[in-house]
Molecule: Glycine riboswitch aptamer
Organism: soil metagenome
């Protein structure tokens, strides 16, 4: 890295229609409201380049602008508040 098994969490209520097996379930459509773990954005030491100042030794210090730069942090675009999914783990295999 890939393939199989396996565990695996957070969030939702109201209101219309329609149907059922009708105290509740299922769809759909609107409001507001949440969650963070399919993906996705952002980003700190740190390093690199450029550049300005001070010293007057310069591979050194201070700014300042710009590349790289991480996640279980952050954002909530997508997802998603039954269930699938599902970051991550373990165990078997190539």
């Nucleotide at each position: 890295u890939c393939c199989u098994c396996u565990g695996g969490a957070a969030a939702g209520c109201c209101g219309c229609g329609c149907g059922g097996a009708c105290a509740c379930c299922g769809c759909g459509c609107a409001g507001c409201a949440c969650c963070g773990a399919c993906g996705g954005g952002g980003c700190a030491a740190g390093c690199c380049a450029c550049u300005g100042a001070a010293c007057g030794g310069g591979u050194a210090u201070c700014g300042g602008c710009g590349g790289c730069g991480a996640a279980u942090c952050u954002c909530u675009c997508a997802g998603g508040u039954c269930c699938a999914c599902g970051a991550c783990a373990g165990g078997g295999g190539a």